[in-house]
């Protein structure tokens, strides 16, 4: 320099499930109990690779530890941009 890959930032989109009961509080928030949801995070596993044992290895699948269950916030993921970081050329 390029703008390829991964990440970061900004903007836009973005589902599900009790606005349940009780306690506290002016209220917000919080605690407890039961019921539920899967898209923060986390954990688990196939083919396959390797193989003495062990192990490596994916998710939007499974588990619900955590998180969430009116609105808001958040949210995996998607799009657009920035050229901020790392790697590559």
């Nucleotide at each position: 320099u390029u703008a390829g890959u991964c990440g970061g930032c900004a903007c836009g989109g973005g589902a599900g499930a009790g606005c349940c009961g009780c306690c506290u509080u002016c209220g917000c928030a919080g605690g407890c109990g039961c019921a539920c949801c899967g898209u923060a995070g986390g954990a688990g596993c196939a083919a396959c690779c390797a193989c003495c044992c062990c192990g490596g290895c994916a998710a939007c699948c499974u588990c619900u530890c955590a998180g969430g269950u009116a609105c808001c916030c958040g949210c995996a993921c998607c799009g657009u941009g920035c050229a901020c970081g790392a790697c590559g050329a």
Molecule: Glycine riboswitch aptamer
Organism: Allobogoriella caseilytica